Background: The RNA shown here (transfer RNA) has 73 nucleotides and comes from Lachnospiraceae bacterium UBA3762. The coordinates come from a structure-prediction model, not an experiment, and the mean pLDDT is 81. The organism belongs to Lachnospiraceae, within Bacteria.
RNA sequence: GGGAAUGUAGCUCAGUCGGUAGAGCGUCUGCCUGUUAAGCAGAGGGUCGCAGGUUCGAGCCCUGCCAUUCCCG
Repeated sequence: GGGAAUGUAGCUCAGUCGGUAGAGCGUCUGCCUGUUAAGCAGAGGGUCGCAGGUUCGAGCCCUGCCAUUCCCG
C1' cells in the first nucleotide's frame, strides 16, 4: 500500500423483510434472612464508532473516515 471481518447498555451479545432498541450478567432500591449469600419484585443505564446520503421512516441500505483483528504484498 491492497483486501476482509467486526464496532449496539458497565461486560458478553441478539436485533428476521427498513416501521417506537432488547436479553443475560453486573449496578441500585425494596422484600425475605440473626448477618451475608441465594431467592423474589422493581428501577436506572443507549443519539446503535464518527460524518454525510437515500427514504414518509435507517441499528439495518449507499459513500467517506476512525478504531480493533486477520490475510496479501